This is a predicted structure of a 1515-nucleotide RNA (small-subunit ribosomal RNA) from Spirosomataceae bacterium TFI 002. Its Rfam family is "Bacterial small subunit ribosomal RNA". The sequence is in RNAcentral, with records from ENA and SILVA. Its mean pLDDT, the model's own confidence on a scale to 100, is 82.
């Protein structure tokens, strides 16, 4: 510049990714329908079902200018006054003409030349209308009607006389008709057209007002029709074979007309995988609706074409019908009947009745438009114009507008004196006045046609008069006054705009997909709020779309759904290079044509806008022509490189048949020999003294071929292994000889085809489904053992399937490298370059959803075949088709789910693997389980035995202290704004005492006392009403807080940056270290942050300052006690410093670091303990510390009070004390602690008392008095092995203390009683150094104490650790994985219960079809008789609508019984898959078994783990 106006997603698999692949929503549109709501007004549209039945009306008639002519009317006329009889008018009906085949309506049948489109008839026909040409001379006989006379109930009909025509019937004349003959042009094969000549036949009508109209042949032309062909035109092959007038000829017939259309002879064809035939559903088009197109899907309304008119079947009229409001028959169904017979056909316009979710008035006009008929007037016209009812759908208008904040009231929410929101909304105040309501006014649509009158050869013009509106007094305009008269329906969890209370409690309910509800529901129901659309809004139904999810545009087949089990090959697909022809195909010009309407685009008419009007263009198709000639296709000619063939060279487990060889196995003689072999995790069946096993010898038989031997070779593929010898079949190299595209592929076919299995005959060692036996096991129809059939072999035939796999069809052509290895050329002296053709790894580039593939491609591109389109049902049922059988092949619905899956990712898990740590085993040492007591806990019981903790991580735990309180439990008695505590009007000071009832609470009753201040009041105490009560009731799975655990385990992240489509890696792995993700060091990572460690307390040296209540070496006193003066040195008490850091040495190591009886040092490698607890797990525990959402109770689930229970006791269990004794008991005498704690207290000393303890009383608010004696030890004496001088349960009697009060239910003392227990099954705890073990001491709680529990102090004080196999637990890499509520996961079948669809079945019921047979009406053809102007009747033939009879296919329905599928929160049995799922699993195939399966026999990896061994990569 030119073209073109046009393409959105989204929600759901998963813990998360991405990818396949489904299901769903969002748009649009309907003849619609139903819920809720409704002011108007145009302009549309309305039985989509029952092609059912059909009351009533009306829908097709006109012409008197064809005819004959009547009733009737009127006017005359005669008169007998009711008859005749003339004139004018003249209705029905009846001959005649034309219409009636048009308009109107439906979609029943039809898969067809039925429609659409383009072509042909040299194979036709056409009233009415146009044109042109010629003609209409002469006759004749009926008939209806009307009359008369009859039949019948009634449609209806007989018979008799009579009449007319534009009715009908001959003669004359007419030829482009028919037959001959001919002679020019033409074309398409028969032929066509014109032109001449003989021969033969056939017409006609009038009418009248005189203007005209009508008639007859012939031609032409316009209309409409009729036949003929090319292409298009629905599903099924689980429908493969159809046809006898059937294909063709030759002849007659028939038709307008061509033709098997029909007939007669004759031939044997004809059409089908490019789908005949047969089933099933449909009327086509134009358009209409979606869609970006390309497509789909649809046939309402209008317009074309078909059909059809109760249903079948016929023909007649006629120009047209095989005839919707015409006719004969048959048949069903209605009616009317006098039973004898007759009507009738709404799929026309209203209308009913039924059917259905559903679809309108028994309107009005012919006023315009068009139709019939007529000359005209005019008459019909339910065609059409118009009202009417319906939100049915389009369009368009209203339903007010502007102001107006005290941000009003109610509602509703909340964090409630208060604050949003409803909201400028409302009320107030201005305006307006469409629509409605009232009154007036008031159309266009109407043009004529008529008659007149003027031009005009005719048609026909032109003037003026005059008439005609169903709609309709509507449209439209004006005035009037008042905001008047007018909003509703759905939504609010995501998708999808728009949220909040309350009810409800997996109930009720919702819900398009996902899915929401089980006490805090933006997802149920209601309310308020919002949002969308609005005279409508929503739902339901279909239909396109999104959906590239059937993909021409525009998909895929390794693993997601897909490559055929291999090959040959046939039709069909494509096909090397060079030239010539054509021009079929392709492209391009032009012409026809694609009806209107519709749709886009312009313009213009209803106020607009739907709607309508106009003219123009487009309308991808078809047909003709005319050129183009690359490229395909045809035909010829050549070429060699594809392809094949020879020749030479070499190759291998290629295939068929035969023959040989040795090694084990195994029996079977013989020989040694003697007691057990065999077998397994153990064991047992089993063989064996009738001599097995073992060795030795010999025989026989079968099978199978060690070592070579190897991701190694062959082969189509399944497959193929000792050696050899025939026959055969092949890929490879060279060579550039011959051929000269002879080629690729392959639908249906036809051949091969592992392993089981199947038949016949043989064979038989070894293994070895089945089976029998013995183990395992709960069970064990397994797995393991011990045996053993058929089978494994051969020969011949089925069979035809495998995880037939490289999960990758075949075949050409390109596209980076590196490096084994087989053949072959060729090079080489050194393995060694090249090169063709197998085979293997690893990569570029590309590709992919990844994981991978990567010249042996799944890359980039050609061809041609195959298959796939969600998961289950199901590779099942039916059918068919192969098989001997098993079974294969082909192949589906109903129903059901919302996923099924593929690959990667972090989890976990794993009866996978690898490293590592822990009182985790092991080493050791002491327990616990066994008694008795103490305690907690379960269970039992109880009015109650309050309530929580329950594997580790409860059970001497909440509780560090239950006689009363505590206490919350129970029984009984009371209380009700309540037991506390604030406000508080009033009343008293306060406060004490005393009786009475009672179990007490509590209830009344006495006495005493009279505060401060001038007073107002104030302290106190009591208190009515209100207002805040209260609850250890529930939920710890509604929460805060603390806490218990994994764990004092080394771990958990983040930020930038990389890598990956992403999820997510990486970092953090990886060598080493370490107690530690501690540190080094490597590295696509550089840092960082919470854990770790460090900081902090105690403890183990030293120092310095301070010394009282501590200390006391030297000096002093002394009652001999640090007691005093004094000191400060020293123990200690405190405060503040120092020390330790692998710092130093040796030895390893690159470092970190380790190792040493190292050195030094109080202390060595974290010196010893403590507090300290990462991101998180157990929906762990606690609502009963406490807090606190929600519920829940209110004369009780609240509060007060006695009394009782928390203490029960056939029993199980934890956790302790104390014990069984001589390492000890028992008496005596003696020594040495460190931490507490004390005035409602700690208590010296003294008295008394055996003793608990009483009295009395000193000191002490504590380094100052006291508790307080530490004890085990030490030193002496005794008991000598025993149920005791062991042991202290128990039980009995005395006392003591606390305390209102020791019955239930306390502690202690003495006295006295003397129980089990003699060291503890199987299991099972603790603990690695000042530890265990042991011995005592304090403290909290506390009146007392059930204290043996708990916290804490110090005394005394071991033993053991090879090591890391194994058990528990943790912690990191790696590997599977169907798990993710995370193995306590997942998940298979069997049985059983309900439910739902199917399949089979004796039968049964029923449609629609076709066949044979019989019957056969109407009407049509023919015949033959017979009458006649012609006819018709009768008889008969063929044809045929129906009937009826048989068998046989088919297809639907039902059916006792059955079969197997699907579905269904907790139904049995078991464990069959995932982990190496505990026997790897799976695939085919046999055989078994309650069931998942389990065995053999080949095969496959979509099988972990170990070793090995090759190959590759990198240095």
């Nucleotide at each position: 510049a030119c073209u073109a106006u046009g393409g959105a997603g989204a929600g759901u698999u998963u813990g998360a990714u991405c990818c396949u692949g489904g299901c769903u929503c969002a748009g649009g549109a309907u003849g619609a329908a139903c819920g809720c709501u409704a002011g108007c007004g145009g302009c549309a549209g309305g039985c989509u079902u029952a092609a059912u039945a059909c009351a009533u009306g009306c829908a097709a008639g006109u012409c008197g200018a064809g005819g004959g002519g009547u009733a009737u009317a009127g006017a005359g006329u005669a008169c007998u006054u009711g008859u005749a009889u003339u004139c004018u008018a003249g209705a029905g009906a009846c001959c005649g003409g034309c219409g009636a085949a048009c308009g109107g309506g439906u979609g029943c049948g039809u898969a067809a030349c039925g429609c659409g489109u383009a072509u042909g008839c040299a194979a036709c026909c056409u009233a009415c209308c146009u044109u042109u040409a010629u003609c209409a001379g002469g006759g004749g006989g009926a008939u209806a009607g009307c009359c008369c006379a009859g039949a019948g109930a009634a449609a209806u009909u007989u018979g008799g006389a009579u009449u007319a025509a534009u009715a009908c019937c001959g003669c004359a004349u007419a030829a482009u008709a028919u037959a001959u003959u001919u002679a020019a042009u033409g074309g398409c094969a028969u032929c066509a057209u014109u032109g001449a000549a003989u021969a033969u036949u056939g017409a006609a009508a009038g009418a009248u007002u005189u203007a005209u109209u009508g008639g007859a042949u012939a031609a032409a032309g316009a209309u409409g029709g009729g036949c003929a062909u090319g292409c298009g035109u629905a599903g099924g092959a689980u429908u493969a074979g159809c046809u006898a007038g059937u294909u063709g000829g030759u002849g007659a017939g028939g038709u307008a007309a061509c033709g098997g259309c029909u007939c007669a002879c004759c031939a044997a064809g004809g059409c089908a995988a490019c789908g005949a035939u047969c089933c099933u559903u449909a009327g086509g088009g134009g358009c209409u609706c979606u869609g970006a197109g390309a497509g789909g899907a649809g046939u309402a309304a209008c317009c074309c074409c078909c059909a059809c008119a109760c249903u079948g079947g016929c023909a007649c009229u006629g120009a047209g019908a095989u005839a919707c409001g015409g006719g004969c028959c048959a048949g069903a169904c209605u009616c009317c009947u006098a039973c004898g017979g007759g009507a009738g056909g709404c799929a026309g316009c209203a209308g009913u009745a039924g059917g259905g979710a559903a679809u309108a008035u028994u309107g009005g006009u012919c006023a315009a438009u068009g139709g019939a008929c007529g000359g005209a007037a005019g008459u019909c016209u339910g065609a059409a114009c118009c009202a009417g009812c319906c939100a049915u759908g389009c369009c368009g208008c209203g339903u007010g507008c502007a102001g107006g904040a005290a941000g009003a009231c109610u509602g509703c929410c909340c964090u409630c004196u208060g604050g949003g929101u409803u909201g400028u909304a409302a009320a107030c105040u201005g305006c307006u006045u469409u629509u409605a309501u009232a009154u007036g006014g008031g159309a266009a649509g109407a043009a004529a046609a008529g008659g007149g009158c003027u031009c005009u050869g005719c048609g026909g013009a032109g003037c003026a008069c005059a008439u005609u509106g169903a709609c309709g007094g509507u449209a439209c305009c004006a005035u009037a006054g008042g905001a008047a008269u007018a909003a509703g329906c759905c939504a609010c969890g995501g998708c999808u705009a728009a949220c909040u209370a309350c009810g409800u409690g997996c109930c009720a309910g919702c819900a398009g997909c996902c899915g929401c509800g089980g006490u805090a529901a933006u997802a149920c129901g209601u309310a308020g709020g919002u949002g969308g659309c609005a005279a409508g809004c929503g739902u339901u139904a279909u239909c396109c779309g999104g959906a590239u999810u059937u993909a021409u545009u525009g998909g895929g087949u390794u693993u997601a759904a897909a490559g055929g089990g291999u090959g040959c090959g046939u039709a069909g697909g494509c096909g090397g290079c060079c030239u010539u022809a054509u021009a079929a195909g392709u492209c391009g010009g032009u012409g026809g044509u694609u009806a209107a309407a519709g749709g886009c685009a312009g313009c213009a008419g209803c106020u607009u806008a739907a709607c309508u009007g106009u003219g123009u263009g487009c309308a991808u198709g078809c047909c003709a022509u005319c050129g183009a000639u690359a490229c395909u296709g045809u035909a010829g000619g050549g070429c060699u490189u594809g392809a094949a063939u020879u020749a030479u060279c070499a190759g291998a487990a290629g295939g068929u048949a035969g023959g040989c060889g040795g090694a084990a196995u195994u029996u079977c003689u013989g020989g040694u020999g003697u007691a057990g072999c065999g077998g397994u995790g153990a064991a047992a069946u089993g063989c064996a003294u009738a001599g097995a096993u073992a060795c030795c010898a010999g025989a026989a038989g079968g099978a199978a071929c060690a070592c070579c031997g190897a991701u190694u070779g062959c082969g189509a593929a399944g497959g193929c292994a000792g050696c050899u010898u025939a026959c055969u079949g092949c890929a490879g190299a060279u060579a550039c000889a011959u051929u000269g595209a002879c080629g690729c592929u392959g639908a249906u076919g036809c051949a091969c085809g592992a392993a089981a299995g199947c038949g016949u005959g043989g064979g038989g060692a070894g293994c070895g489904a089945a089976c029998a036996g013995g183990a395992u096991u709960a069970g064990a129809u397994a797995c393991c053992c011990u045996g053993g059939u058929a089978g494994u072999c051969c020969a011949c035939g089925c069979c035809g399937u495998a995880a037939a796999c490289g999960a990758u069809g075949a075949u050409u052509a390109c596209u980076a490298g590196u490096u084994g290895u087989u053949g072959g050329c060729g090079a080489u002296a050194g393995a060694g370059a090249g090169u063709c053709a197998g085979u293997g790894a690893c990569c570029a580039a590309g590709g992919g959803a990844a994981a991978c593939c990567g010249a042996u491609a799944a890359g980039u591109a050609a061809u041609c075949c195959a298959c796939c389109u969600g998961g289950g049902g199901a590779g099942u049922a039916c059918g068919c088709c192969g098989g001997c059988a098993a079974c294969g092949g082909u192949g589906a619905a109903a129903c059901u789910c919302a996923a099924a899956g593929g690959a990667a990712u972090u989890g976990a898990c794993g009866g996978g693997g690898g490293u590592c740590c822990g009182c985790a085993c092991a080493a050791g040492c002491g327990g616990u389980g066994g008694a008795g007591c103490a305690u907690g806990u379960g269970g039992u019981u109880u009015a109650a035995u309050u309530c929580g903790a329950u594997g580790a991580u409860a059970c001497g735990c909440g509780a560090g202290g239950a006689a009363c309180c505590u206490u919350a439990c129970c029984u009984a008695g009371g209380c009700u704004a309540g037991a506390a505590u604030g406000u508080g009007a009033g009343c008293g000071a306060a406060u004490g005492u005393u009786c009475u009832a009672g179990a007490g609470a509590u209830a009344g009753a006495u006495c005493a006392g009279u505060c401060a201040g001038c007073a107002a009041u104030g302290a106190c105490g009591c208190g009515a009403a209100a207002c805040a009560a209260g609850g250890u009731g529930c939920u710890g799975c509604a929460u805060g807080g603390c806490c218990g655990u994994c764990g004092u385990c080394a771990g958990u992240u983040c930020g930038u940056g990389c890598c990956g489509u992403g999820a997510g890696g990486u970092g953090u792995u990886g060598g080493g270290u370490u107690a530690a993700g501690u540190c080094c060091c490597g590295c696509a990572a550089c840092g960082a942050a919470c854990g770790c460690a460090a900081c902090c307390c105690c403890u183990a040296u030293u120092a310095a300052c301070u010394g009282u209540u501590g200390c006391c070496a030297g000096c002093a006193u002394u009652u001999c006690g640090g007691a005093u003066g004094g000191g400060g040195a020293c123990u200690c008490a405190g405060u503040u410093a120092a020390g330790a850091c692998u710092g130093c040495c040796u030895a390893c190591g690159c470092a970190a670091g380790u190792a040493g009886a190292g050195a030094g040092g109080a202390a060595g490698g974290a010196g010893g303990g403590g507090a300290c607890g990462a991101c998180g797990u157990c929906a762990g525990g606690u609502c009963a510390u406490c807090a606190u959402g929600g519920c829940c109770c209110u004369u009780a689930c609240g509060c007060c009070u006695a009394g009782g229970g928390c203490g029960a006791c056939a029993c199980a269990c934890g956790u302790g004390c104390u014990a069984c004794a001589a390492u000890g008991g028992c008496a005596a005498a003696u020594a040495c602690a460190g931490a507490g704690u004390g005035u409602a207290g700690c208590g010296a000393g003294c008295u008394a008392g055996u003793a608990a303890u009483a009295g009395u009383c000193a000191g002490c608010c504590a380094a100052u008095c006291a508790c307080a004696a530490a004890a085990a030890g030490u030193u002496u004496g005794u008991c000598a092995c025993a149920g005791u001088u062991c042991g202290g349960a128990u039980u009995g009697a005395g006392g003591u203390c606390u305390g209102c009060a020791a019955c239930u239910c306390g502690a202690c003392c003495u006295c006295a009683u003397g129980a089990a227990g003699c060291u503890g099954g199987a299991a099972u705890c603790g603990c690695u150094a000042g530890u265990a073990a042991u011995c005592g001491c304090a403290u909290a709680u506390c009146a007392g104490c059930c204290a043996u529990g708990a916290u804490g102090c110090g005394g005394u004080g071991a033993a053991u650790a090879c090591g890391u196999u194994c058990c528990c637990g943790g912690a990191c890499c790696u590997u599977g994985u169907a798990c993710a509520c995370a193995c306590c996961g997942c998940c298979c079948g069997u049985c059983a219960a309900g439910c739902c669809a199917u399949g089979g079945a004796a039968g049964u019921u029923g449609g629609g079809u076709a066949u044979a047979c019989c019957u056969g009406a109407a009407g049509c053809a023919g015949a033959a008789u017979g009458u006649u102007a012609a006819a018709a009747a009768c008889u008969u033939u063929g044809u045929u609508a129906g009937g009826g009879u048989a068998g046989a296919a088919u297809c639907a329905g039902u059916a006792a019984c059955u079969a197997g599928g699907g579905c269904u929160a907790a139904g049995u049995c078991g464990u069959a898959a995932c982990a190496a799922g505990g026997u790897a699993g799976c695939c085919g195939u046999a055989c078994c078994g309650g069931a998942a399966g389990g065995u053999g026999u080949g095969g496959c990896u979509g099988g972990a783990a170990c070793a090995c061994c090759u190959c590759c990569u990198u240095u």